A computed fold for a 102-nucleotide RNA from Melghirimyces profundicolus, annotated as Purine riboswitch aptamer. Its Rfam family is "Purine riboswitch aptamer". A reference for the family is Mandal et al. (2003), "Riboswitches Control Fundamental Biochemical Pathways in Bacillus subtilis and Other Bacteria", Cell. From the family's description: Riboswitches are metabolite binding domains within certain messenger RNAs that serve as precision sensors for their corresponding targets. Allosteric rearrangement of mRNA structure is mediated by ligand binding, and this results in modulation of gene expression. Rfam links the family to the GO term purine nucleobase biosynthetic process. NCBI's taxonomy places the organism under Bacteria, Bacillota, Bacilli, Thermoactinomycetaceae, Melghirimyces. The sequence was found by an Rfam model in a public genome assembly.
């Protein structure tokens, strides 16, 4: 004086949680059975459909539309559930990697 390198040091971060923004799914749709209501009225039960998918399938408001019958339609708007990603908050765990290092 070089070289390797143990604790231990310092960085950076891994694990979980929370909500948020995005995107997929799915249009909170669509097809039936059964009952019920009747212009102040258009509701309930049910059963498949739809998704690399569990779950869910409504509700408000407004317009038409049924001249009293059995059929409803159509616009706005508003979740939740499954997956993936971002980026914050939280707590603490301390994976690997870098760095010094008798």
């Nucleotide at each position: 004086a070089a070289u390797a390198c143990a604790a231990g040091c310092g960085a950076u971060g891994c694990a979980u949680c929370c909500a948020c923004u995005c995107g997929u799914a799915u249009a909170a749709u669509c097809c039936u059975g059964g009952a019920a209501a009747u212009a102040u009225g258009g509701u309930c039960c049910g059963g498949a459909a739809g998704u690399u998918u569990c779950u869910a399938c409504c509700a408000a408001a407004c317009u038409a539309c049924c001249g009293u019958a059995a059929a409803u339609a159509g616009u706005u708007u508003g979740a939740c559930u499954a997956c993936g990603a971002g980026g914050g908050g939280a707590u603490u765990a301390g994976a690997g990697u870098c760095g010094u290092g008798c």